This is a predicted structure of a 71-nucleotide RNA (transfer RNA) from Oribacterium sp. Its mean pLDDT, the model's own confidence on a scale to 100, is 83.
[in-house]
RNA sequence: GCGGAUGUAGUUCAACGGAAGAAUGCAAGCCUUCCAAGCUUGAAACGCGGGUCCGAUUCCCGUCAUCCGCU
Numbered sequence: 001g002c003g004g005a006u007g008u009a010g011u012u013c014a015a016c017g018g019a020a021g022a023a024u025g026c027a028a029g030c031c032u033u034c035c036a037a038g039c040u041u042g043a044a045a046c047g048c049g050g051g052u053c054c055g056a057u058u059c060c061c062g063u064c065a066u067c068c069g070c071u
Base pairs, nucleotide, nucleotide: 001070002069003068004067005066006065007064010024011023012022013021018054026042027041028040029039030038047063048062049061050060051059
């Protein structure tokens, strides 16, 4: 330099154009003599910038980061 893959909650992962979810972690409450476990509730995210579309996490372009391959 060229090609490819991945980027979503603190962390690990879903969601193939129509209301962004789960697990775990975190906070509060319940339970318990206390702790742990269990139960309930809550906060929390689509890498960034554009484009297409009535509507984009999803499709297209650019860019950034990480990883892999080629030279």
Its Rfam family is "tRNA". Rfam describes the family as follows. Transfer RNA (tRNA) molecules are approximately 80 nucleotides in length. RNAcentral holds the sequence, with entries from ENA.